[in-house]
Context: one part of a larger RNA
RNA sequence: UGACGGGGGCCCGCACAAGCGGUGGAGCAUGUGGUUUAAUUCGAAGCAACGCGAAGAACCUUACCAAGGCUUGACAUCCCAAUGAAUGGUAUAGAGAUAUACAGGCCCUACGGGGCAUUGGAGACAGGUGGUGCAUGGUUGUCGUCAGCUCGUGUCGUGAGAUGUUGGGUUAAGUCCCGCAACGAGCGCAACCCUUAUCUUUAGUAGCCAGCAUUAAGUUGGGGACUCUAGAGAGACUGCCAUGGUAACGUGGAGGAAGGUGGGGAUGACGUCAAAUCAUCAUGCCCUUUAUGUCUUGGGCUACACACGUGCUACAAUGGGUGAGAACAAAGUGAAGCGAGACGGUGACGUUAAGCAAAGCACAAAAAAGCACUCUCAGUUCGGAUUGUAGUCUGCAACCCGACUACAUGAAGAUGGAAUCGCUAGUAAUCGCAGAUCAGAAUGCUGCGGUGAAUACGUUCCCGGGCCUUGUACA
Numbered sequence: 001u002g003a004c005g006g007g008g009g010c011c012c013g014c015a016c017a018a019g020c021g022g023u024g025g026a027g028c029a030u031g032u033g034g035u036u037u038a039a040u041u042c043g044a045a046g047c048a049a050c051g052c053g054a055a056g057a058a059c060c061u062u063a064c065c066a067a068g069g070c071u072u073g074a075c076a077u078c079c080c081a082a083u084g085a086a087u088g089g090u091a092u093a094g095a096g097a098u099a100u101a102c103a104g105g106c107c108c109u110a111c112g113g114g115g116c117a118u119u120g121g122a123g124a125c126a127g128g129u130g131g132u133g134c135a136u137g138g139u140u141g142u143c144g145u146c147a148g149c150u151c152g153u154g155u156c157g158u159g160a161g162a163u164g165u166u167g168g169g170u171u172a173a174g175u176c177c178c179g180c181a182a183c184g185a186g187c188g189c190a191a192c193c194c195u196u197a198u199c200u201u202u203a204g205u206a207g208c209c210a211g212c213a214u215u216a217a218g219u220u221g222g223g224g225a226c227u228c229u230a231g232a233g234a235g236a237c238u239g240c241c242a243u244g245g246u247a248a249c250g251u252g253g254a255g256g257a258a259g260g261u262g263g264g265g266a267u268g269a270c271g272u273c274a275a276a277u278c279a280u281c282a283u284g285c286c287c288u289u290u291a292u293g294u295c296u297u298g299g300g301c302u303a304c305a306c307a308c309g310u311g312c313u314a315c316a317a318u319g320g321g322u323g324a325g326a327a328c329a330a331a332g333u334g335a336a337g338c339g340a341g342a343c344g345g346u347g348a349c350g351u352u353a354a355g356c357a358a359a360g361c362a363c364a365a366a367a368a369a370g371c372a373c374u375c376u377c378a379g380u381u382c383g384g385a386u387u388g389u390a391g392u393c394u395g396c397a398a399c400c401c402g403a404c405u406a407c408a409u410g411a412a413g414a415u416g417g418a419a420u421c422g423c424u425a426g427u428a429a430u431c432g433c434a435g436a437u438c439a440g441a442a443u444g445c446u447g448c449g450g451u452g453a454a455u456a457c458g459u460u461c462c463c464g465g466g467c468c469u470u471g472u473a474c475a
Base pairs, nucleotide, nucleotide: 001475002474003472004471005470007469008468009467010466011465012464013463015459016458019423020422021421022420023419026313027312028311029310030309031308032307033306034304035303042053043052064299065298066297067296068295069294070293073125077124078123079121080120081119082118083117084116087103089102090101091100092099093098106115107114108113127288128287130286131285132284136282137281138277139276140275141273143271148187149186150185151184152183153182154163155162156161167178168177169176193265194264195263196262198234199233200232201231202230203229204228208223209222212221213220237259240253241252242251243250244249315416320374321373322372323371332363333362334361337356338355341352342351343350344349382413387408388407389406390405391404392403393402429451430450431449432448433447434446435445
């Protein structure tokens, strides 16, 4: 000087407390451990691994296993020789890779040859998702959006160092004020960026419709008022008032759409964990070279006495079932696409087909809500696992191993022990909608809106963090 203390002081955070809803019990989905296996590819490991890499394993992917093949190689550069093509289709053999046959018959030229491509040969080499993240770059997590981390000059100290950065206040903040052997500066904080909340103005189609006509319908004429869209501006600054305070600032109030950082996002200092990643990529060294490379078929990654994490659905009556009907969103996506309408089917869906590269057309039905009737506390009209049969769709192909539909079946489950998690407002809870990936395959992920709470006395205690101080058998 740091680090640490079941030392002290001050302060903060859904840290506790006050509340609301969960997990832990059940079934299923998904990830992991373990076990099994020819293989169940690899990585991730307290917080900060475990719906994580994977925004999507039937083949492919695929790295794993079995079997069948190749050896200058699936891919790149160079040399030599041969050929004229390349290439695709058909046939035969084969599980296929592949092999054979048939079809096919290049361009320029000074006629020497050259270009391009294929085949064969020689070796230099290619190749490696092989090892090392404790050799590395790059990228990322974490403490933590915590308020800290430093430097120059000066001064003090023999020196390591100190001072500044401590003290008194204040703040979300090393934010600012006052004081002070310090005076300044940098990286962080804040602001500048995006979005949302209000208004003005410009513009008015594909959007809108107040008044005027018109219609089944903003449908048409018309209109730019309104909504909306998207450009430019305004607006919030403790600016004003009161009060406390030397000041910074605090408290209350007015006006205002918004008030003291208005809400949300992006933004992550010096560093810590030899944290993660050699399997995104790059890369040193090591290893491999008829194999640890490469091609193919099939299998596996989907196994299953069990254990854990994360979720979905429930256990019911503030609810469930049935029926009717013209209730009300936002944000997205669409051409190898979205697909209206009509017809067929109980249905998944099929046939046909309008419109739309989309403020135009479509996906598209929003669902909870509200209305009517019924059931009356039951393992039930709760719950839907499991299983049988028959189907639909995608795709070369749904046996291993897809999703969905109809009929039948109708398991556990009575609100869950110890323990443990999230959340302070348009939040929790609850309700649907869309997108990426994607042929098909979400209860996951990322967004979007609808309905919409309770509680916070407070800082004694648990956890984490910041500042000062004290002790030290630690560095």
Small-subunit ribosomal RNA, 3' major domain from an uncultured bacterium, 475 nucleotides, folded computationally.
The RNAcentral record of the full RNA draws on ENA, Greengenes and SILVA.